[in-house]
Context: one part of a larger RNA
RNA sequence: ACGAACGCUGUGUGGCGUGGAUUAGGCAUGCAAGUCGAACGUGAAAGGAGGGGCAACUCUCCGAGUAAAGUGGCGAACGGGUGAGGAACGCGUGGGAAAUCUGCCUUCGAGUUGGGGAUAACCAUCCCAACGGGUGGCUAAUACCGAAUGUGAUCGUCGGGGGGCAUCCUCUGGCGAUUAAAGGUGGGGACCCGAAAGGGCCUGCCGCUCGAAGAUGAUCCCGCGUCCCAUUAGCUAGUUGGUGAGGUAACGGCCCACCAAGGCUACGAUGGGUAGCUGGUCUGAGAGGACGACCAGCCACACUGGGACUGAGAUACGGCCCAGACUCCUACGGGAGGCAGCAGUCGAGAGGCUUCGGCAAUGGGGGAAACCCUGACCGAGCGACGCCGCGUGGGGGAUGAAGGCCUUUGGGUUGUAAACCCCUGUCAAGUGGGACGAAACACUCUGAGGUGAUAAGCCGAGGGGUUUGACGGUACCGCCAGAGGAAGCUCCGGCUAACUCCGUGCCAGCAGCCGCGGUAAUACGGGGGGAGCAAGCGUUGUUC
Numbered sequence: 001a002c003g004a005a006c007g008c009u010g011u012g013u014g015g016c017g018u019g020g021a022u023u024a025g026g027c028a029u030g031c032a033a034g035u036c037g038a039a040c041g042u043g044a045a046a047g048g049a050g051g052g053g054c055a056a057c058u059c060u061c062c063g064a065g066u067a068a069a070g071u072g073g074c075g076a077a078c079g080g081g082u083g084a085g086g087a088a089c090g091c092g093u094g095g096g097a098a099a100u101c102u103g104c105c106u107u108c109g110a111g112u113u114g115g116g117g118a119u120a121a122c123c124a125u126c127c128c129a130a131c132g133g134g135u136g137g138c139u140a141a142u143a144c145c146g147a148a149u150g151u152g153a154u155c156g157u158c159g160g161g162g163g164g165c166a167u168c169c170u171c172u173g174g175c176g177a178u179u180a181a182a183g184g185u186g187g188g189g190a191c192c193c194g195a196a197a198g199g200g201c202c203u204g205c206c207g208c209u210c211g212a213a214g215a216u217g218a219u220c221c222c223g224c225g226u227c228c229c230a231u232u233a234g235c236u237a238g239u240u241g242g243u244g245a246g247g248u249a250a251c252g253g254c255c256c257a258c259c260a261a262g263g264c265u266a267c268g269a270u271g272g273g274u275a276g277c278u279g280g281u282c283u284g285a286g287a288g289g290a291c292g293a294c295c296a297g298c299c300a301c302a303c304u305g306g307g308a309c310u311g312a313g314a315u316a317c318g319g320c321c322c323a324g325a326c327u328c329c330u331a332c333g334g335g336a337g338g339c340a341g342c343a344g345u346c347g348a349g350a351g352g353c354u355u356c357g358g359c360a361a362u363g364g365g366g367g368a369a370a371c372c373c374u375g376a377c378c379g380a381g382c383g384a385c386g387c388c389g390c391g392u393g394g395g396g397g398a399u400g401a402a403g404g405c406c407u408u409u410g411g412g413u414u415g416u417a418a419a420c421c422c423c424u425g426u427c428a429a430g431u432g433g434g435a436c437g438a439a440a441c442a443c444u445c446u447g448a449g450g451u452g453a454u455a456a457g458c459c460g461a462g463g464g465g466u467u468u469g470a471c472g473g474u475a476c477c478g479c480c481a482g483a484g485g486a487a488g489c490u491c492c493g494g495c496u497a498a499c500u501c502c503g504u505g506c507c508a509g510c511a512g513c514c515g516c517g518g519u520a521a522u523a524c525g526g527g528g529g530g531a532g533c534a535a536g537c538g539u540u541g542u543u544c
Base pairs, nucleotide, nucleotide: 001542002541004540005539006538007537008536012390013389014388015387016386017385018383019382025346026345027344029343030342031341034074035073036072039071040070042068047062048061049060050059051058052057081301082300083299090226091225092224093223094222095221096220097219100218101217105214106213107212108211109210110209111208112207113147115145116144122137123136124135125134126133127132152179153178154177155176156175157174158173159172160171161170162169163168183206184205185204186203187202188201191200192199193198227273228272229271234264235263236262239261240260241259242258243257244256246254276298277297278296279295280291281290282289283288303324304323305322306321307320326337327336328335329334354380356379357378358377362376363374364373365372366371393423394422395421396420403414404413405412406411427485430479431478432477433476437471442466443465444464445463446462449459450458451457488533489532490531491530492529493514494513495512499528500527501526502525503524509516510515
């Protein structure tokens, strides 16, 4: 010094931290990733009101274009967990990519024309224990597929300029080939289509497509550094290199065919053991040593092993497929599952918490927004697990009371300690007031400016107002009464601060080392007294 544990004590109080280190063992239950109706087609019910009917029942309106499922988009690759594996370009540090990709975001350029065929939902029907599935029919889109155009981009070809680091990089001109898209919504005077709704048209916003640049993120390569064992000395056939083809975003034996016979190693290859790495943490005067919990960066993993798909991006924890172990359901044919997310449970263990509150803040996803989701997060709860603060009273008080202990019997000591007198009121208890964290988004008023046709309309910086708090009636402040409710643990032979009496008699026992105990033990046990720490004190373990 500690993510500690154990013993005694304490359940006085507050703040800030911290809490499954072993079985990467098994998991009941709930929650942890959704969102968009301003992309699209459908579209309930309960309940209520009214009407018809003897009644059963039925019709209309509201509920409501709501709930819900489906198509489609974005997200789900972030955030959160764990440290099994891995001695490696994994990490750290410094470089390189003239060998690369990058959704959303920002800036800039150009475009957004015109068509087509389906399909889910739905309806009908069939199979099935379940999970699910088949057939027929209808329908939409920012879903899917042709066509047009081509600023550009890519490729080919013919030229020109500049540069470098070998392959080469970069700018630019001509010709040819290939190559794109999707709409939604708000407002609007005239004109056009339309019976109307609505649309064309104009305009704002959000999108869509192609391209250039940036930012961010990612990938690859290299130098150096990165534990122990030589009682591990030789290792290697895709092995080392070349040519060609393939593959990738991209270089590369990354993969394949052929050719050559290389490559590594005592400056430790290969093998074995151990281990996530780092910023840092602990210790130390430093050098160093040990460690890598919490927080932060990187890596790896998600029941075990393997595989690809989708996508801008995948170790794809809460996606898919296969195999395996295990658990569960079953109508025995077949199915379902993966807490190393947050809580919680069992087990093993010396040992580690609530099946809590809230999205108010910060941040994230979706959405034009309202808003929705968020066990991230913010908070509360439990544990003296740690650190820090405060309290358990202060002043006066000698006949130095009683009692205890010791005694040379005179006394000494406990000891101003108590009693007693005078005060104070922290904390706790009660009671009243009562926050900061909140500023935004949004709505509303105003409105610089922008767009537009000097218009209408729309957008809108800035300013005023309204609204939003889980924690929490908490922190904090005031009032109230009363010393009342709040002290233990270890040690006292030397090291090491603190001494006597009794008991015991090498016994019982102590002990970190030296060592104590066999009849006066300051060392064992108890009493008195003392020393040291203090809501803790000791012991054990580990590191320096």